[in-house]
RNA sequence: GCACGUUCUCGGGGCGGGGUGAAACUCCCCACCGGCGGUAGGAAGCGUGAGGCUUCAAGCCCGCGAGCGCUCGAACGGUGUCUCAGGAUGCCGUGCGGGGUCAGCAGAUCCGGUCGAAUGCCGGAGCCGACGGUCAGAGUCCGGAUGAAAGAGAGCGGGG
Numbered sequence: 001g002c003a004c005g006u007u008c009u010c011g012g013g014g015c016g017g018g019g020u021g022a023a024a025c026u027c028c029c030c031a032c033c034g035g036c037g038g039u040a041g042g043a044a045g046c047g048u049g050a051g052g053c054u055u056c057a058a059g060c061c062c063g064c065g066a067g068c069g070c071u072c073g074a075a076c077g078g079u080g081u082c083u084c085a086g087g088a089u090g091c092c093g094u095g096c097g098g099g100g101u102c103a104g105c106a107g108a109u110c111c112g113g114u115c116g117a118a119u120g121c122c123g124g125a126g127c128c129g130a131c132g133g134u135c136a137g138a139g140u141c142c143g144g145a146u147g148a149a150a151g152a153g154a155g156c157g158g159g160g
Base pairs, nucleotide, nucleotide: 002160004157005156006155007154008153009152010151016030017029018028019027031140032139033129034128035064036063037062038061042056043055044054045053046052059127060126067105068104070099071098072097073096075094076093077092078091079090080089081088082087109125110124111123112122113121131143132142133141
């Protein structure tokens, strides 16, 4: 120093102006925002004789996460079928708990330049964003959420 075990901590940003309207942070015009790991030709710093080292660096390249869905469980409510009347067995709904990719919602990038090499650099133009709520349709408001979590860090233990 590493595998592994365990505990703790941390772990998401954004509607400002104008228009229409009875009403919109939801529509229209102009704005604003970008979780986690990987990839690395950019940036900054350090350093060597040379090779280097450290930190940061992609919303749309490869993956992951929460939410919805799906599925399993027990509970409650509704409803059907069979019945030897004891019961047996389905379907639907509600909230709760488990699973975590299982079919899914489910996502979005091109053009020019440079180069040996670029969807990551430089320039330009685009595009994307769960569910429920709402005097009117939401990435930005309210809510589940003082939640969960990709992961990050620290402490302790620790065979070899």
This is a predicted structure of a 160-nucleotide RNA (FMN riboswitch aptamer (RFN element)) from Neorhizobium galegae. The sequence was found by an Rfam model in a public genome assembly.